[in-house]
């Protein structure tokens, strides 16, 4: 980069650089920002995808459940900030549930 499988209401901020937008793209809306975002980079933390260890079940493969944070990734303003498409409820704002899009591990190619 493609494909498939999970999962996305929860959780976790301080320093330094640096100097203008940014919260993926596009719209609309709303939030953070010179009291300095956003990226980088140090430290510190969260979680618990792989990997580990235990048990239990299996003929094996593996499957469930528990535990740890030493490895491998991810992350640490707002539910993926919110609609946006398609249904259902609704008088109408609006709820709600999918889906698409992304994100992000794992496994192929």
């Nucleotide at each position: 980069c493609u494909u498939u499988u999970a999962u996305c209401a929860a959780g976790a901020g301080c320093g330094g650089u640096g100097g203008a937008g940014g919260a993926a793209c596009c719209u609309g809306g709303u939030c953070c920002u010179a009291u300095g975002a956003g990226c980088c980079c140090g430290c510190g933390g969260c979680a618990a995808c792989c990997a580990u260890u235990u048990a239990u079940a299996u003929g094996u493969u593996u499957a469930u459940a528990a535990a740890a944070a030493a490895g491998g990734u991810g992350c640490c303003c707002a539910u993926u900030c919110c609609a946006g498409c398609a249904g259902a409820c609704u008088u109408a704002u609006g709820u709600c549930u999918g889906a698409a899009a992304g994100a992000u591990a794992a496994a192929a190619g």